[in-house]
């Protein structure tokens, strides 16, 4: 450098619930685990949602991208 093991350690943590905020989509804490080897950050591209539309916003756990990074007794 590669892989990510029916292993070891540790990490987030969806659903649903509570509260609190937001006009929405959602977001923040808590509880709670579907799941995750980047489910860390980052809206650069393409979806997708909000929205009569527009504007401005939402998703980074939808997918590519850039960047950074823990752990390995398995190959």
């Nucleotide at each position: 450098a590669u892989a990510g093991a029916u292993a070891a350690a540790g990490c987030c943590a969806a659903a649903c619930c509570u509260a609190u905020u937001g006009g929405u989509a959602g977001a923040u804490a808590g509880g709670g685990a579907c799941g995750g080897a980047a489910a860390g950050c980052u809206a650069c591209g393409g979806g997708u949602c909000u929205u009569c539309a527009a504007c401005a916003g939402a998703u980074a756990g939808c997918c590519g991208g850039g960047u950074u990074g823990c752990c390995u007794u398995a190959g």

Notes:
This is a predicted structure of a 75-nucleotide RNA (c-di-GMP-I-GGC riboswitch aptamer) from Desulfocapsa sp. The organism belongs to Desulfocapsa, within Bacteria. It was read from a public genome assembly, where an Rfam model found it.